[in-house]
Context: one part of a larger RNA
This record gives sequence, C1' cells and structure tokens, in this order.
RNA sequence: GAUGAACGCUAGCAGAAUGCUUAACACAUGCAAGUCGAACGAAUUUUGUAGUGUAGUAAUACGCUAUUAAAUUAGUGGCAAACGGGCGAGUAACGCGUACUUAAUCUGCCCAGAAGUUGGGUAUAACUAUGGAGACAUAGCUAAUCCCCGAUAUUAUCCGAUUUUUGAAAUAGUUUCGGAUCAAAGGAGUAAUCCGCUUUUGGAGGAAGGUGCGUCCUAUCAGGUAGUUGGUGAGGUAGAAGCUCACCAAGCCUAUGACGGGUAGCCGGUCUGAGAGGAUGUCCGGCCGCAAUGGGACUGAGAUACGGCCCAUACUCCUACGGGAGGCAGCAGUGGGGAAUCUUGUGCAAUGGACGAAAGUCUGACACAGCAAUUCUGCGUGAAGGAUGAAGCAUUACGGUGUGUAAACUUCUUUUCUGGUGGAAGACGAAUGACGGUACAUCAGGAAUAAGGGACGGCUAACUACCGUGCCAGCAGCCGCGGUAAUACCGUAGGUCCCGAGUGUUAUCC
Repeated sequence: GAUGAACGCUAGCAGAAUGCUUAACACAUGCAAGUCGAACGAAUUUUGUAGUGUAGUAAUACGCUAUUAAAUUAGUGGCAAACGGGCGAGUAACGCGUACUUAAUCUGCCCAGAAGUUGGGUAUAACUAUGGAGACAUAGCUAAUCCCCGAUAUUAUCCGAUUUUUGAAAUAGUUUCGGAUCAAAGGAGUAAUCCGCUUUUGGAGGAAGGUGCGUCCUAUCAGGUAGUUGGUGAGGUAGAAGCUCACCAAGCCUAUGACGGGUAGCCGGUCUGAGAGGAUGUCCGGCCGCAAUGGGACUGAGAUACGGCCCAUACUCCUACGGGAGGCAGCAGUGGGGAAUCUUGUGCAAUGGACGAAAGUCUGACACAGCAAUUCUGCGUGAAGGAUGAAGCAUUACGGUGUGUAAACUUCUUUUCUGGUGGAAGACGAAUGACGGUACAUCAGGAAUAAGGGACGGCUAACUACCGUGCCAGCAGCCGCGGUAAUACCGUAGGUCCCGAGUGUUAUCC
C1' cells in the first nucleotide's frame, strides 16, 4: 500500500459498487420453462337460427335435436426445454492460454440460390368401461403437420468410365456419359396471398478432432507400461485414431524427471513494486468441469441432460403394508457449521430469451426496491466579526501562564434537516413506467438535526500535574519500561498530536 474481511469503540446524509472465503452439509414453503386452438380429435361454457316435446287459454318457462358464432383446455402433435441461472467438488490434463491445423468432420432455427409439394394405408392417447387407497393397469372406439408403404427427382448418395485445375501429395474442385438408390404435410384466408413441408448448393454463427510452445511443490517417489508401443484386417463413429476386437511383432515413456505422492479449476485480469519480479484468480467477461453419491443409455441438429428417464447406494417422506414419492451448487428462506456474509420484497415498464401469423403468454434472466459504514467517492455538523483575553478548569517560581477568538455577544447563510406545492426523462408511429409521488424544481421555518477513535520514552507527530503501585501488578511491534518523586504500568485531570463518519486491533499478500 492492499482486502469479498472480522472484532472493539463511535456514527449525520447521498451516490456507485460489493455481500457464506467455513459444511459440493441437510433442507419446510412458494416461485425459477414454457408456448402454439392458424397441426389434431374431444370435452365444457356461452350467443344466434331452425325444428320439436312438456306445462299453460296465452304471453312465456323448462328441455331435446340440428346448425351458427365465440371462449376455455386435460390429451395427441410441433418447437423450446442442450439457452439462460448456480457452484468450483473433481481435474496437473491438449483442461486452460497462445499459435497453427482437418487432404479426417457435423450443424436445428437464420440468410442467399435451384427444384418439388403426388397416390394410398393402420395405429394410438384423450374418451368410455372394469379393477386399485393411490401411483397406475387391463379391454374397447377415434384424429392429425403422428407413424408406415408406393410414384416422381438432381449439382444428393453409391458404382463404372471421362476431362481438367489447385497442390509437396488428390481422397478435393471442375467437364461429359451410363446404371442404381432415397422426398414431402398441411394450415389460415372469399381471393390474392401468407405461414409451413421435402430434396439440394453455398453462407453465417455454433460444435468436434489433431499438433507446436507455455502452465505449482516433492527424488525421504527411479524405474514405469500388456491394449501397453507399432503393424495387418474387421467393427465402430459426424469423423482420424488401440476408440474396440482378432492375429502378428516387441516395442513405448524416463534424471530435459517418467511413474508415484501432495496441492489446485485455467485465463483476461487484480494487488504490490521504479521495474524485473512476487502474490492472487472475489465481482465482471471467456473456456472447462459438476448437479445427493456411483453407473447407464434413450430422445434429439445438439445432452450422456441441475428443476428428463433407468439401475444401485445413503438419507428423508407417504401408505389402506400390497407398494410409492423426493433431490435449492436456480431466487428468496430455514436449521447446522463459523470470527463472519442480506428480503420467504416489486415488476415484466426497459434490455434479452422461448413459443406464436398475430394479439399475447411465460421468464427469481433481467430491471428495481429492501438490509449491512463491507469498500470507494462526495457533502455536512455552520460563516464573518468578537478581549492585553470573561467565568470555569488545569498549572504556578503566586507575578503569572495555558485552554483561547475558543465561548458569550453582534451580523449573516440554510448545504443538510422539517413541513408544503409542482413533478420528470428513461417510451418506440399509438398504448404501456415496477422504480415512484422517486430524482429534480420551488416556497416556508429555524444554527437549527449531526464527532468520534487512537496516540503522546525513542523509532514516530504529540507533556505536564496529582494520586496509586514499588522488578509486584503490569506494558511492549523492536529497543526497552517498572526495585518510592514512573513524560513507558494502573487511574484521574488538563493540554497536545494524527486521522475523521470513522478510527484502532487482528488476519493475509506485496
């Protein structure tokens, strides 16, 4: 000098930040991922029209059937849920950083270009019935942009020829020909048309693999390794590869530190320092890893998936004892641990995201508010005048001296404070403001509402008096102080110095 700090004493305001560093301990409760009825059947509610039944003399009331228009949504289907948010346990590794590379790769939505959108089929939820405490199971019916089969089709894929370009190297691109294989779904609208769907080329952004160099301590860790190292073939993958397998060979790494042990997420940065360097990785941003613990795959363009599935384990809960349910390292919040770290708040108004043709819905992302002197910055606690200098207090050599222009007193001001009035921007073509009656403006009132902490032997700025103690009790960062006049202990008083809404102490780093 610095800190995500803590503790003591003290405390007026505003703004901007930051806030479980410990138990990746366990979690009550609420919310955090939905959306689309312009994909689909069905159900419910309501509106109008027509027919009809019952009651009534009639008006009318109640009901049934068909149809019309609208609203709602449990289910099927689509897209999203792989983003956003959290945490740092693991990891010493191509994990990260940086540079290169794929002649070994994939890519939903989006953008640009080309072509197409044809004919059929049968399932299944919802629903109904039965059983069951329930989770759910069994049987029967039905729809689609669900699923399946066929037609057609290329610059797609595969096979066989052919032409040339780049390059170190064709397995890449290009020209031409023949053969084989693979598509599709509809919806809205009076219509125009729009939104989709299928095949394909390129792009953008994203993802995946490979390589050089760099990346903590330990030799009281010296040898390690059998899929181990390489080859051939096969499988597997989006794709190269012992990635996996069969066979063959016996290699491969290592004092330039292998292997083992310990510790640790990495970086942009941050702190310090003249720099070199040392230390560090909280907030914000990039990458990686994780989601009670361990393992596994499914779906999908993308996961081996925090709020999906299956199995095992530990723990918690429900049960009609036959069986079931759960995962806050999301936002709040609780217990526990700890020196120590916040509200079970408001709003989708803005920005961004998902879905939707749109209206819109959802969004603890986010925007805000609340709490905490935790940090930084700013402001204030009054200003000017005012005595050879009041009183009080302290001291004294008893003359005086100090506190001290300090106070009183006079004049002035109103930042702040209190009360009143007005009142935003942030919002876009229109509407829409949580924050917020906030910021700000203006009027009134009255010096009014606001100072402490530590130190005073030297280092180190700042000393006296009295009393207590008497190498005791104690102080102390170092030197050292204390054994009867202690500027160094304890205490009081006055004074002084430093910093100031803070100030000291402790811890850690340079």
Small-subunit ribosomal RNA, 5' domain from an uncultured candidate division SR1 bacterium, 510 nucleotides, folded computationally. The coordinates come from a structure-prediction model, not an experiment, and the mean pLDDT is 81. Its Rfam family is "Bacterial small subunit ribosomal RNA". The RNAcentral record of the full RNA draws on ENA and SILVA.